[in-house]
This is a predicted structure of a 73-nucleotide RNA (transfer RNA) from a Candidatus Peregrinibacteria bacterium. The prediction has a mean pLDDT of 83. It matches the Rfam family "tRNA". By type it is a transfer RNA. The organism belongs to Candidatus Peregrinibacteriota, within Bacteria. It was read from a public genome assembly.

RNA sequence: CGCGGGGUAGAGCAGUUGGCAGCUCGUCGGGCUCAUAACCCGGAGGUCAUUGGUUCGAAUCCAAUCCCCGCAA
Numbered sequence: 001c002g003c004g005g006g007g008u009a010g011a012g013c014a015g016u017u018g019g020c021a022g023c024u025c026g027u028c029g030g031g032c033u034c035a036u037a038a039c040c041c042g043g044a045g046g047u048c049a050u051u052g053g054u055u056c057g058a059a060u061c062c063a064a065u066c067c068c069c070g071c072a073a
Base pairs, nucleotide, nucleotide: 002071003070004069005068006067007066010025011024012023013022019056027043028042029041030040031039049065050064051063052062053061
């Protein structure tokens, strides 16, 4: 240098016939308990890797760039 996969909340991951960004764990508050755990209820937390393009509308389509993993050389 070439090919393939990936980058979405603190962690692990969904979400691609373009149309409000979600799940589990964690975290915070409350309930329950003598107390803790478990359990129940609620909340916060995201420039969807970056920049640009297409579109009424982009996590999703297109281009370039950055990073990680693998294959080949």